Annotation
This is a predicted structure of a 575-nucleotide part of an RNA (large-subunit ribosomal RNA, domain V) from Termitomyces sp. MTP_Od127. The source organism's lineage runs through Eukaryota, Agaricales, Tricholomatineae, Lyophyllaceae and Termitomyces. Rfam family: Eukaryotic large subunit ribosomal RNA. Its family is annotated with ribosome and structural constituent of ribosome in the Gene Ontology. Rfam 15.1 lists 107,465 matches to the family in 2,616 species. RNAcentral holds the full RNA, with entries from SILVA. The coordinates come from a structure-prediction model, not an experiment, and the mean pLDDT is 80.

Context: one part of a larger RNA
RNA sequence: CGGGGCAAGAAGACCCUGUAGAGCUUCACUUUGGUCUGGCUCUGCAUAGUUCCACCGGGGGUGUAGACUAGGGAGGAGGUCUCGAAAGGGGCCGACUAUGAAACACUCCUACCCUGGGCGGAACUAGGCUUAUCCUCAAGUUUGCCAUCCUCAUGAGGAGGCGAUACAGAGGAAACAAGGCCAGAUAGAAAGUUUGGCUGGGGCGGCACACCUUCGAAAAGGCAGCGAAGGUGUCCUAAAUUGAGCUCAGUGAGAACAGAAAACUCACGUGGAGUAUAAGGGCAAAAGCUCAAGUUACUGUGCCUUUUUGUACUAGGACCAGUUUGGAAACAAAGGCCUAACGAUCGUCAAUGUCUCAGUGUGUGAGACUUGGGGUGACAGACAAGUUACCUCCGGGACAACUGGCUUGUGGCCGCUAAGAGUCCAAAUCAACGCGGCUUUUUGAUUCUUCGAUGUCGGCUCUUCCUAUCCUAGAGAUGCACAAGUUUCUAAUGGUUGGAUUGUUCACCCGUAUUAGGGAUCGUGAGCUGGGUUUAGACCGUCGUGAGCCAGGUUUGUUUUAUCCUACUGGAUAU
Numbered sequence: 001c002g003g004g005g006c007a008a009g010a011a012g013a014c015c016c017u018g019u020a021g022a023g024c025u026u027c028a029c030u031u032u033g034g035u036c037u038g039g040c041u042c043u044g045c046a047u048a049g050u051u052c053c054a055c056c057g058g059g060g061g062u063g064u065a066g067a068c069u070a071g072g073g074a075g076g077a078g079g080u081c082u083c084g085a086a087a088g089g090g091g092c093c094g095a096c097u098a099u100g101a102a103a104c105a106c107u108c109c110u111a112c113c114c115u116g117g118g119c120g121g122a123a124c125u126a127g128g129c130u131u132a133u134c135c136u137c138a139a140g141u142u143u144g145c146c147a148u149c150c151u152c153a154u155g156a157g158g159a160g161g162c163g164a165u166a167c168a169g170a171g172g173a174a175a176c177a178a179g180g181c182c183a184g185a186u187a188g189a190a191a192g193u194u195u196g197g198c199u200g201g202g203g204c205g206g207c208a209c210a211c212c213u214u215c216g217a218a219a220a221g222g223c224a225g226c227g228a229a230g231g232u233g234u235c236c237u238a239a240a241u242u243g244a245g246c247u248c249a250g251u252g253a254g255a256a257c258a259g260a261a262a263a264c265u266c267a268c269g270u271g272g273a274g275u276a277u278a279a280g281g282g283c284a285a286a287a288g289c290u291c292a293a294g295u296u297a298c299u300g301u302g303c304c305u306u307u308u309u310g311u312a313c314u315a316g317g318a319c320c321a322g323u324u325u326g327g328a329a330a331c332a333a334a335g336g337c338c339u340a341a342c343g344a345u346c347g348u349c350a351a352u353g354u355c356u357c358a359g360u361g362u363g364u365g366a367g368a369c370u371u372g373g374g375g376u377g378a379c380a381g382a383c384a385a386g387u388u389a390c391c392u393c394c395g396g397g398a399c400a401a402c403u404g405g406c407u408u409g410u411g412g413c414c415g416c417u418a419a420g421a422g423u424c425c426a427a428a429u430c431a432a433c434g435c436g437g438c439u440u441u442u443u444g445a446u447u448c449u450u451c452g453a454u455g456u457c458g459g460c461u462c463u464u465c466c467u468a469u470c471c472u473a474g475a476g477a478u479g480c481a482c483a484a485g486u487u488u489c490u491a492a493u494g495g496u497u498g499g500a501u502u503g504u505u506c507a508c509c510c511g512u513a514u515u516a517g518g519g520a521u522c523g524u525g526a527g528c529u530g531g532g533u534u535u536a537g538a539c540c541g542u543c544g545u546g547a548g549c550c551a552g553g554u555u556u557g558u559u560u561u562a563u564c565c566u567a568c569u570g571g572a573u574a575u
Base pairs, nucleotide, nucleotide: 003566004565005564007561008560015396016395018393020392021391022388023387024386025385028193029192030191031190032189034186035185036184037183038182039181040180041179044129045128047126048125049124050123051122052121053120055117056116057115058114059113060112071110072109073108074107075106078093079092080091081090082089083088133173134172135171136170137169140167141166144162145161146160148159149158150157151156196209197207198206205226210232211231212230213229214228215227233379234276235336236335241293242292243291244290245289246288248272250268251267252266253265254264274283275282277341279339280338281337298322299321300320303317304316305315311380324333325332326331348373349372350371351370353369354368355367356366357365404448405446409443411439412438413437414436415435416434420430421429457531458529459528460527462523463520464519465518466517467516470495471494473490474489475488476487477486478485498510499509537555538554539553540552541550543548
């Protein structure tokens, strides 16, 4: 002295991960206290009024028609008064008759409306009472404590002071408050917790998270990627089952209206049609089309296949037992021609289901089993929102943001061929369509190195290197008369500046004889600067309910350490 020691400082603060936290927010999830409202209780006395209930009475009822003021129903041929001892006589109301939907005297029951009474019960309203209960007050008593003083000295007593609670006292309020129990409502006011996964970093996007078809997949089986092309969360009482009959798409020919296309006839027709849906496979006297019947899409228990390390679920296969359908029958049928179309434990609901409740029987009720239903699509199935630039921790170079490495699409540069331009003429000078390379001063892609840290933009300063040469030196060619140029070669010794604007690299502009390009960990921060990015404060706009956020703008913002080794510079001593 500051080039290097990817120097020191600190288990990176950026980024990601963790079934790790915390601060804050709210329309996250689940709660809590508070507040408000209602009911009951604590809760007693007396009065007045009103209302309701219960009890005991009294009264009322006009459509039209009908002698008439017909609530409804039942019974009913008599009832009642009077003279009389009785027989008997008389009066009135009925019946009879008529009208009407319903018929009346008399007896019983009952509905509706109005009204009276008092022994009750309850509620409400009003103003009272005091003893529950509540509040306030000053000064007493009891217990407790003591820096103090006196007597006595283990300790105790007295005086004084402080003060909670209880009691007694005075005043106010008052059966309302307050308190208790229950229920409902209500502010992140407070608390706890959560805030999936995959992923060429994460986020946004998507679903490659459960299934199905074809390819990849290399002719057994199996085989990955955010590989390619697609599909599923349904639909159908027929689009299921069986039997019988028929043959489709298309083409040719014929033939009134009739034509490119209508209904009819003949011929050809391996499926070129149809089969709910994706694709693949299958299918012709059918698995398609038409008709007919009417439910095997039923009941019961095991077995097997598929997927899997192994299981479960799902989906499927072949029997057995029962009961059926179709068919003359053989036979076929346990859903859809095959490959997708779906769901645990706990709890709950259902079944004219089965069983248990311990002395016996019955009824409730409880429980167990079996079979099903409602669902978890993150599909072997937690109940679950954000933000953090105030942030924290464990880790990660399994993973992003600098440099470096591989590749070079993109960028830059060069070459080959020669259509064309160049009046004529490819090649003085340019050069398309194509083709072949180089480079790592662009940028992508990748993620190899570094997260117990390689200080991250630009400028200033300083040194050195390269050539793909702008000027200066020397040459070739020219569409080189000269001048001025253009192009090429040998060439990196030297030079390549100053300003306006911007943090800028870059870009644009002025001026000058000319104003080439790059590298050195995108040279260079223990060399500087700190304008910009990129902490904490703050302002504006967009976004967000909010906390907050923004490759949007603005302002203010700590730049640490050399004494060691080596390099370099200078010096001292010794040789």